[in-house]
RNA sequence: UAAGUGGGACAGGUGAUCGCGGCUGGCAGAAGUCGAAAGACGCCAGACGAGGAAAGUCCGGGCUUCACAGGGCAGGGAUGCCGGAUAACGUCCGGCGGAGGCGACUCCAGGGAUAGUGCAACAGAAAUGAACCGCCGACUUUCGAGUCGGUAAGGGUGGAAGGGCAGUGUAAGAGACUACCGUGUUUCUGGCAACAGAGACGGCAUAUGUAAACCCCAUCCGAAGCAAGACCGCAUCGAGGCGAACCCCCUGCCCCGGCCAGACCGGGGCAGGAAGCAGACGGCCCGUCAGCCUCAGGUAGGUCGCUCGAGCCUGUCGGCAACGACAGGCCUGGAUAGAUGAUCACCCACGACAGAACCCGGCUUAUCGUCCCGCUUACAUU
RNA sequence: GCUGAAAUAGCUCAGUUGGUAGAGCACUUCACUCGUAAUGAAGGGGUCGUCGGUUCAAAUCCGAUUUUCAGCU
Numbered sequence: 001u002a003a004g005u006g007g008g009a010c011a012g013g014u015g016a017u018c019g020c021g022g023c024u025g026g027c028a029g030a031a032g033u034c035g036a037a038a039g040a041c042g043c044c045a046g047a048c049g050a051g052g053a054a055a056g057u058c059c060g061g062g063c064u065u066c067a068c069a070g071g072g073c074a075g076g077g078a079u080g081c082c083g084g085a086u087a088a089c090g091u092c093c094g095g096c097g098g099a100g101g102c103g104a105c106u107c108c109a110g111g112g113a114u115a116g117u118g119c120a121a122c123a124g125a126a127a128u129g130a131a132c133c134g135c136c137g138a139c140u141u142u143c144g145a146g147u148c149g150g151u152a153a154g155g156g157u158g159g160a161a162g163g164g165c166a167g168u169g170u171a172a173g174a175g176a177c178u179a180c181c182g183u184g185u186u187u188c189u190g191g192c193a194a195c196a197g198a199g200a201c202g203g204c205a206u207a208u209g210u211a212a213a214c215c216c217c218a219u220c221c222g223a224a225g226c227a228a229g230a231c232c233g234c235a236u237c238g239a240g241g242c243g244a245a246c247c248c249c250c251u252g253c254c255c256c257g258g259c260c261a262g263a264c265c266g267g268g269g270c271a272g273g274a275a276g277c278a279g280a281c282g283g284c285c286c287g288u289c290a291g292c293c294u295c296a297g298g299u300a301g302g303u304c305g306c307u308c309g310a311g312c313c314u315g316u317c318g319g320c321a322a323c324g325a326c327a328g329g330c331c332u333g334g335a336u337a338g339a340u341g342a343u344c345a346c347c348c349a350c351g352a353c354a355g356a357a358c359c360c361g362g363c364u365u366a367u368c369g370u371c372c373c374g375c376u377u378a379c380a381u382u
Numbered sequence: 383g384c385u386g387a388a389a390u391a392g393c394u395c396a397g398u399u400g401g402u403a404g405a406g407c408a409c410u411u412c413a414c415u416c417g418u419a420a421u422g423a424a425g426g427g428g429u430c431g432u433c434g435g436u437u438c439a440a441a442u443c444c445g446a447u448u449u450u451c452a453g454c455u
Stems, first nucleotide, its partner, number of pairs: 001378010012347007020049002023046005032041003051353001055364002058362005063225004076221005081095005096110001097108004111216002116214002118210003132155002134151007163181002166178003182204002184201007229304004238295005249273010279289003311330008348351001383454007392407004401438001409425005431447005
C1' cells in the first nucleotide's frame, strides 16, 4: 500500500421564531366557571421530551387475577457436548469435539441408531444378513452353452452395498491370518469436566442412514395476560321502606247548657275557606303509581396500576471473559383521539431503517453512511 | 395493544407414518352442428408466498420473513 477479519461509538449540526406533551415554580390568588375546602380550568416563566432497533411478539422474568394442602408417577410441551455468568432464559462467556479458510477468524438443534419400532420412492440381483455380470471348481454338452456349488477381490445401480488399505493365503476368494488406521472394553497419566495422550485385550455376525420419525435418557415448565387488575361511581333496571295522622284559625247554619226568651258566653256537629311537601286512581279500607329514603350490582365515566428501575454515568477492585462488589454523582417520556413538530438562515459527509402505549433481560429482522481500536495475509522499502 | 389461523394451476379447494402434485370450473385444439351452446376426445398451464436449515430426498419437519383473515374493550 492492497485485500481481509473481529469489536466498539455516532445516527446531520448550530441559531432564531411559532406550536404540542407532562412536570416544577410563581400569579394584583385580578375578572370568570366548578368545588364544602384544598385545589382544578386560566396566565407567566423554567429545564426536559423516542430508538439501536421503540419493530416481529420468537424466548425468559417482574407485576396482576384465577386455580392449587404437600409429594410422586403418567400424559403434554420445551431444551440437550462440558464448566461458568445471570432474577431467569432456547441468551451470554470460556473451553472440548467436528467442518470451512494460507491465516486472523467463522459456523455447528453438538445426548442416545450395540433398548425397541417404523421408513428408505426410482434404479438395482439384493436396502440389511445380498450372487445380476464377473472369477473358480465339479458335472453335462449338439461346443453355442447349460445345471449345481463356492466366492463380496473386480464391474454395474444407488445418497448409502455389511470396516479401510497392504500383504500372507487360496481352485478363486474371504478378519481366515498379520501390520497400520478406524471402532469397542479396560488400565494409567493430564484436566473440575467435556475430552486428550499412552499401554493392554477382544471382536469386526455390535457395525448403512434417519431421532428438526415415533421413542429412550437427563433437566425445566400451573393458566391467562395492563383490553391483567384495584377503587369510586351518572342514568336505566332490580330489592326493601315511607307513601300518614292530629291540632289550630276565620265565616255561615244547626243542637245542648247558663237565662222566661233573645243578644251575649261556653261546648259540640256539619259545610266552606286559609296555611303547611304531604299528590293521583277509588265512596272507604287494602293495594298500585308518582315522589322521597336506603341497599345491591358495577354500565357510561373517572382515579390508580404508570414509571425510581434486576436504572444510568464515572472511578477503583476481583475475574481470561460473560459478570460481580464498593464509592461518588444523576433523575432522563408517561399520553388516552393519543405530545416529541413546522418555518427560515448557515455549514457538509446531503442524512438510512424507522415512532414509546405496563416495565425489564435477550434473540431475530430492517438500516444511507462516518469515525475509532485490535489482528491476519500478500507485496514493497528500511 | 393482546391472541389465533391461513397462503397449493386463472378461480374454488384436496393432498400425513417425508418418496415423481391432483379434482371441479375456466383456457387451447379437434370432432359433432348450417352456426352457437351442450356433449365427447386430446392437451397446455405449478419452481406448493419468500429465504435458510435437517435429510439421500421437503408442499409436508424446523427457524426466520411477507401478505391476508378472524377474535378480545
Two RNAs folded together computationally: RNase P RNA and transfer RNA, 455 nucleotides in total. The prediction has a mean pLDDT of 76.